[in-house]
Context: one part of a larger RNA
RNA sequence: UUGGGCGUGAAGGGAGCGCAUGCGGUUGGAAUAGUCUGAUGUGAAAGGCCACGGCUUAACCUUGGAAUUGCUUUGAAAACUGUCAAACUUGAAUGCAGAAAAGGCAAGCGGAAUUCCAUGUGUAGCGGUGAAAUGCGUAGAUAUAAGGAGGAACACCAGUGGCGAAGGCGGCUUGCUGGUCUUCGAUUGACGCUGAGGCUCGAAAGCGUGGGGAGCGAACAGGAUUAGAUACCCUGGUAGUCCACGCCGUAAACGAUGAGUGCUAAGUGUCGGGGGGUCUCCGCCCCUCGCUGCCGGAGUCAAAGUAUUCAGCACUCCGCGUGGGGAGUACGGCCGCCAGGUUGUCACUC
Numbered sequence: 001u002u003g004g005g006c007g008u009g010a011a012g013g014g015a016g017c018g019c020a021u022g023c024g025g026u027u028g029g030a031a032u033a034g035u036c037u038g039a040u041g042u043g044a045a046a047g048g049c050c051a052c053g054g055c056u057u058a059a060c061c062u063u064g065g066a067a068u069u070g071c072u073u074u075g076a077a078a079a080c081u082g083u084c085a086a087a088c089u090u091g092a093a094u095g096c097a098g099a100a101a102a103g104g105c106a107a108g109c110g111g112a113a114u115u116c117c118a119u120g121u122g123u124a125g126c127g128g129u130g131a132a133a134u135g136c137g138u139a140g141a142u143a144u145a146a147g148g149a150g151g152a153a154c155a156c157c158a159g160u161g162g163c164g165a166a167g168g169c170g171g172c173u174u175g176c177u178g179g180u181c182u183u184c185g186a187u188u189g190a191c192g193c194u195g196a197g198g199c200u201c202g203a204a205a206g207c208g209u210g211g212g213g214a215g216c217g218a219a220c221a222g223g224a225u226u227a228g229a230u231a232c233c234c235u236g237g238u239a240g241u242c243c244a245c246g247c248c249g250u251a252a253a254c255g256a257u258g259a260g261u262g263c264u265a266a267g268u269g270u271c272g273g274g275g276g277g278u279c280u281c282c283g284c285c286c287c288u289c290g291c292u293g294c295c296g297g298a299g300u301c302a303a304a305g306u307a308u309u310c311a312g313c314a315c316u317c318c319g320c321g322u323g324g325g326g327a328g329u330a331c332g333g334c335c336g337c338c339a340g341g342u343u344g345u346c347a348c349u350c
Base pairs, nucleotide, nucleotide: 005320006319008303012318014201015200016199017198022193023192025088026087027086029084030083033081034080035077037075038074039073041071042070049065050064051063053061054060091191092188093187094186095184097182098181099180103177104176105175106174107173108172109171110154115149116148117147119145120144121143125136126135162169163168206247207246208245209244210243211242215241216240220236221235222234223233258317259316260315261314262313263312267294268293269292271290272289273288274287275286276285277284278283299306300305323350324349325348332343333342334341335340
C1' cells in the first nucleotide's frame, strides 16, 4: 500500500468554527479537457512467450509471429465527470407570523439552614461511637428566645422534563446576547457537505497576583480500632473549595458509538409546535413536524445486543488501529511560571 476494520476485542480526535483539499441537486444547450473509438508514426536489438526449422537429441542457434499494456499526430462519438453560458426549486439561507427553555454574560434582590458575636432565661452536662476516648462545659456550655455579622449553596417545584457544539447549566428580578422548533411558501437561486493544518471553547484538580473565608476539608495533630493501622470511625484542622484577572488543556471529556444526506415494519410514553373532527367548556379522537425514552420485527452482529435517535441498506469527507510487555516511557521538537501537556521510538523479551 491493498484487503479488511474502529459501542464491548487494537482503533472515533473532548467539542466547535473554518482556509486549502475531496465530494456535490434538477433541466435543456455549447464546446470537447477527462472518457470511448478509427487511423498514423514511434515503442532499437538481444532476452522472455508462441510456431517452424538447423546441429543424431538437448543445451545452444536461425527465421517468423504475437506482445511491448505506453506516447505523438490526426479523424470521429457525446451518455457520464469536468468547463462555459442559461434556467429551475426540492438542498441551503433569508423573510413574515408564532412557540418553549436551569443556553451565555452582567447587575441587583430574597428566604431557610450552618457557624460566629453580644444579650436574656436556665443548670450540669454536651458532643461523639459498634463501644469509647480525644474535644467542649461551673471563667456557665448544650438547650431556648429575640438581635447582629459573614460566607457559601439555592429545599419544595423536579420529571429517562428542558436548554447548550461539547465541557456544562437549577432561588427571584432586570438589562445585554446566542441558538432551536413550528406555520406560511413571500425572497435569493445550489449559495451545499466535510474539513489536514489553523483558530476558539473546554469538568475537576493545580499554578500566579490580589481579595474572601461560613460550612466542608487533601496535608497535619490528637483519640480510637488493630498483631501493626502512616487507613476505614471520631475530635480538631491548613491549602483548597468562593470572587476578579491571567495560565494550565487534561478526564471512564462515555452513548466507551466522528460529521452529513437519503432509504428501510409496527406499538407505546413524555416534551415543544401546527392542522382537523367532536364541542358551551373541561376534555377526547385523528393527522403532522421537531426533541427525548421504552418495547419490538426485518436486517445486522462472535455473541450479548442493536434495530427510523441503527450497531440495517448506501454514498461523501475527516480522524484512528495493525500481537502483549518495554511505554504513553526515552531522545528530539513545540507549548507551559510550575506541575506537566503534545508529538512519540528502539533495543530487549514473551
The prediction has a mean pLDDT of 89. Predicted 3D model of a 350-nucleotide part of an RNA (small-subunit ribosomal RNA, central domain) from an uncultured bacterium. RNAcentral holds the full RNA, with entries from ENA and SILVA.